Predicted 3D model of a 268-nucleotide RNA (Bacterial large signal recognition particle RNA) from a Thermoleophilaceae bacterium. Its Rfam family is "Bacterial large signal recognition particle RNA". Rfam classes the family as a non-coding RNA gene. The RNAcentral record of the sequence draws on ENA. Model confidence (mean pLDDT): 79 of 100.
RNA sequence: CCGUGCUAGGCGGGGAGGUAGCGGUGCCCUGCACCCGCAAUCCGCUCUAGCGGGGCCGAAUUCCCGUUCGAGGGGCUUUGGUCCUGGGGGUCAGUACGCCGUACGGAGGUGCUGAUGGCCGGGUCCCGCGCGGUGAACGCCUGCGAACCAGGUCAGGUCCGGAAGGAAGCAGCCUUAAGCGGAUCCGUUCAUGCGCCGCGGAACAGCCUGGCCGGAGCCAAAGGACGGCGGGCACGCCCCAGGACCGGUUUCGACGACGGGUGCACGG
Numbered sequence: 001c002c003g004u005g006c007u008a009g010g011c012g013g014g015g016a017g018g019u020a021g022c023g024g025u026g027c028c029c030u031g032c033a034c035c036c037g038c039a040a041u042c043c044g045c046u047c048u049a050g051c052g053g054g055g056c057c058g059a060a061u062u063c064c065c066g067u068u069c070g071a072g073g074g075g076c077u078u079u080g081g082u083c084c085u086g087g088g089g090g091u092c093a094g095u096a097c098g099c100c101g102u103a104c105g106g107a108g109g110u111g112c113u114g115a116u117g118g119c120c121g122g123g124u125c126c127c128g129c130g131c132g133g134u135g136a137a138c139g140c141c142u143g144c145g146a147a148c149c150a151g152g153u154c155a156g157g158u159c160c161g162g163a164a165g166g167a168a169g170c171a172g173c174c175u176u177a178a179g180c181g182g183a184u185c186c187g188u189u190c191a192u193g194c195g196c197c198g199c200g201g202a203a204c205a206g207c208c209u210g211g212c213c214g215g216a217g218c219c220a221a222a223g224g225a226c227g228g229c230g231g232g233c234a235c236g237c238c239c240c241a242g243g244a245c246c247g248g249u250u251u252c253g254a255c256g257a258c259g260g261g262u263g264c265a266c267g268g
Base pairs, nucleotide, nucleotide: 001268002267003266004265005264006263009057010056011055012030013029014028015027020046021045022044023043024042034054035053036052037051038050063261064260065259066258067257068256072252073251074250075249076248077247080246081245082244083243084242085241086240087239088238089237092236094235095234097230098229099228100227101226102225104223108219109218110217117213118212119211120210121209122208123207124206126201127200128199129198130197131195132194133192134191135190136189137188138187139186141182142181143180144179150175151174152173153172158167159166160165
């Protein structure tokens, strides 16, 4: 070195989960790897391996070790990124909203039956006076109106007187005062939140209006832009909690690649 027969060993491995822990059944990855029975309110085990039975390969493409690669899974990510969900805030004030302003914009309206502009006047507002209206009071006018303490006339009666005559005076009649009414034409006074009223003054910014000059403009909605102010919480923003994906980091790690290692007997 070759051949034959054996033996160790192999005929898959890994992740998460589960478990006191480990292996397996179930899930996932790898990618092709003997068969049968058993297993999730599970099966087996207690230290390295599923348990029981059968079969095959067998010292190397197949076993063992190391390095490398890195499918895939897990942890963390308050102090990476993008986004979503829920709750809260109103200090920030960007969007949106309200108000104002600045230019722009010009729907439409108006204007040669004369625009903007200029000049002259009147009104509107205020003060004073007047006139008128209205109201009140008084006067004027008018009616009533006094048993006695109002007036006139005073029958009768009374008183004085010798007489002539005189005096006071009730009732009646006439009249009137205070007062009570009526009327409201006129007069006076006062008041007045009344007036297409008059005169004077003040004021003259705005508005309304008349006249004149002059000859072509004048007014302006919506809208977006910019600026200022405002309140509010729909969004943004801020705070809290949770989640998804990407990325980062860490851990386990299949398949693969490379390197190394590996027994016994007999014969040639």